Predicted 3D model of a 63-nucleotide RNA (Fluoride riboswitch aptamer (crcB RNA motif)) from a Thermoplasmata archaeon. The prediction has a mean pLDDT of 81. The source organism's lineage runs through Archaea, Methanobacteriati, Thermoplasmatota and Thermoplasmata.
């Protein structure tokens, strides 16, 4: 010098905070689905990995 485990610390989970649990990674791990796809201002759903509270957003009803 390389590789492999472990530890520590960290990071990650398709669209914002918080709390709690769970997976995941160690340079990865994440970075939705559908139709063209030769060309596209082409369609669609989700604010959660889970569970809960706000915030946006949509829809519906009352004041």
């Nucleotide at each position: 010098g390389u590789c492999c485990c472990c530890c520590a610390a960290g990071g990650u989970g398709a669209u914002g905070a918080g709390g709690c649990c769970c997976a995941c990674c160690u340079g990865a791990a994440c970075c939705g689905c559908c139709c063209a796809c030769c060309c596209g201002a082409g369609g669609c759903u989700g604010a959660u990995g889970g569970c809960u509270u706000c915030u946006a957003c949509c829809u519906a009803u009352g004041a």